The part of an RNA shown here (large-subunit ribosomal RNA, domain II) has 691 nucleotides and comes from a Parcubacteria group bacterium. Rfam family: Bacterial large subunit ribosomal RNA. The coordinates come from a structure-prediction model, not an experiment, and the mean pLDDT is 83. Taxonomically the source falls in Bacteria candidate phyla (Bacteria). It was read from a public genome assembly.
Context: one part of a larger RNA
RNA sequence: GCCAACGAGUUGAUGCAUUCGGCUUGCCUAAGAGGUGAACCCUCGGAGGCGUAGUGAAAGCGAGCGUGAAUAGCGCGUUUGUCGUUUGUAUCAGACCCGAAGCCAGGUGAGCUACCCAUGAGCAGGCUGAACGCUAUCGAAAGAUAGCGGGAGGGCCGAACCGGUGAGUAAUGCAACGCUCUCGGAUGACUUGUGGGUUGGAGUGAAAAGCUUAUCGAACUUGGUAAUAGCUGGUUCUCUCCGAAACAGCUUUUGGGUUGGCGUCGCGUGUUCCUUGUGGGGGUAGAGCACUGGAAGGAUUAAACAGGGCUUCGGCUCAUUAAUCCUAUCAAACUCCGAAUACCACAAAUUAAUAGCGCGGCAGUUAGUCCGUGGGGGCUAAGCUCCACAGGACAAAAGGGAAACAGCCCUAGAUCGCCAGUUAAGGUCCCUAAAUUAACGCUCAGUGUAAGCAAGGAGGUGAAGUUUCUUUGACAGUGAGGAUGUUGGCUUAGAAGCAGCCACCAUUUAAAGAAAGCGUAACAGCUCACUCACUCAGAGACUUUGCGCCGAAGAUGAUCGGGACUCAAGCGUUAUACCGAAACUGCGGGUUCGCAUAUUUUUAAUAUGUGAGCGGUAGGAGAGCGUUCCAUUCCGCGAUGAAGGCAAAGGGGUGACCCAUGCUGGAGCGUGUGGAAGUGAAAAUGUUGGC
Repeated sequence: GCCAACGAGUUGAUGCAUUCGGCUUGCCUAAGAGGUGAACCCUCGGAGGCGUAGUGAAAGCGAGCGUGAAUAGCGCGUUUGUCGUUUGUAUCAGACCCGAAGCCAGGUGAGCUACCCAUGAGCAGGCUGAACGCUAUCGAAAGAUAGCGGGAGGGCCGAACCGGUGAGUAAUGCAACGCUCUCGGAUGACUUGUGGGUUGGAGUGAAAAGCUUAUCGAACUUGGUAAUAGCUGGUUCUCUCCGAAACAGCUUUUGGGUUGGCGUCGCGUGUUCCUUGUGGGGGUAGAGCACUGGAAGGAUUAAACAGGGCUUCGGCUCAUUAAUCCUAUCAAACUCCGAAUACCACAAAUUAAUAGCGCGGCAGUUAGUCCGUGGGGGCUAAGCUCCACAGGACAAAAGGGAAACAGCCCUAGAUCGCCAGUUAAGGUCCCUAAAUUAACGCUCAGUGUAAGCAAGGAGGUGAAGUUUCUUUGACAGUGAGGAUGUUGGCUUAGAAGCAGCCACCAUUUAAAGAAAGCGUAACAGCUCACUCACUCAGAGACUUUGCGCCGAAGAUGAUCGGGACUCAAGCGUUAUACCGAAACUGCGGGUUCGCAUAUUUUUAAUAUGUGAGCGGUAGGAGAGCGUUCCAUUCCGCGAUGAAGGCAAAGGGGUGACCCAUGCUGGAGCGUGUGGAAGUGAAAAUGUUGGC
């Protein structure tokens, strides 16, 4: 992992509601007693309980009572059940099942290990050479030196032994800590045998909270014990109807509760709901500056002489501050104004349902998410965060589209069947159903054919417009000129149009600047402006706008979903046709609720017709299937073969499932009606067994 079996809302008491029933001349017995062999059952037993009157804290009063001074007002009342049973639910109990770490009590452990006690044992070999002694020499002596002897030491090196430093190996190992090399101690606070002692809030500890039998910040074991678990996981057959919430208040409360909201079922009310109309109050959006404040420009006046500049010292000017006025403005905590929606009241009409409202039973929900809109926080960042709109979707919603894609678009939403039709969004070259459709433009960048990228830059190209020049010849091109006073004056080594400063005149002209650029040391030289000729019909500047270009850099190989597309299959405008869904329509069937009619086993069921419905998580309500057992029934079935098993294929039922047939099997089993449950498995790191 697979298969099989087992595996989770039970039982009792009490309360509330509910189903059915008994009695209602109100209902019922409890303990206990009698009858019977016991149990069941029957008969007693009214002690007591509920009900028949309420109200008040109570005394009490009483169809009233309380409050109160009140005869007022207000609050609660002015009358009906009870017992059993069914189902639901609550409370108390293990209370749907499994699951802690833990707490307490009684015991068992020191054959491991820690320390202690008693008694034994072990430590190759080598080195060093303390005290002390003797001898010699020196010395007056104390003593010193040398030699020889001596053999101390938590001394040195190093086996056994004890340990466990570093590395390697091992890592379903040889091993729940090993092996190899290396390393520390090795006469000592050494190591070790045997026997004995100390223990669970206790021992022992050269102290690491170490060790106390592979267990230690409190051992193991049995019991209390089914500890508790606001937590996680699991919780077993079918169909039908309806169908949420992720919000608010409180909470040692925030992943839990409880009350309200929202769901469902029953009873009641009977249009109260929704819509429209009319009438209201408002201070939001917008707008405005009349108030409160902000901020810009101008004008006037004033203050201060502390400021900057100028000064003829008189002052002027700039700046500052304050006020007023003008112009143009800004505001969530400004308003002279002021919507749309929303809300409230009244009225009317349509719709008639599973609407609204009230009472009661049972819930679930209180982690929400994205999108749109209005806002706060943030950076007008976030698939960010916090509110709002009874907004939409998902949640709890499938289908079609968006390549794929809970929350986007379509479907005012999938009851079932159909190899029928029409459409929506979105599409129609191929993949791929449908236009290589029609008309007019744009784009050359593969821009684009999905979303999405700026400031800035550019004789890309299209459109619209303004304006200037132009057959008295424009723009471009070609030919020619582009001069003189003069090298203007100053400056300068030089300054001659062209380093710089000043001035920028005049003349000849068709025209020509005291020169726009290059150039020279300075000149020279080459162009330009300007003019003429040739040529010939448009040329130049600007504004707005469409589509493109550059700007444009990312991490494994690129790409529009792909192929591909410029003869668009790209972009814009227009038109027609077609495709396209579980939408709508057609045909047929089922079912729920309402209404009508008919029939019958008339509180109900069936049939027909008709209308509205039939997505669904949590959840509410209803109707069924199957398993085991009990009672009864069929004077049921069965060796001429029960149950069980095998067999995708027969028949019935919406389904759980039921019936038949064949083989197997070899002894019990079923139908109807009731009843009782150890009553349904795919999940719980489920339990046990097998493989």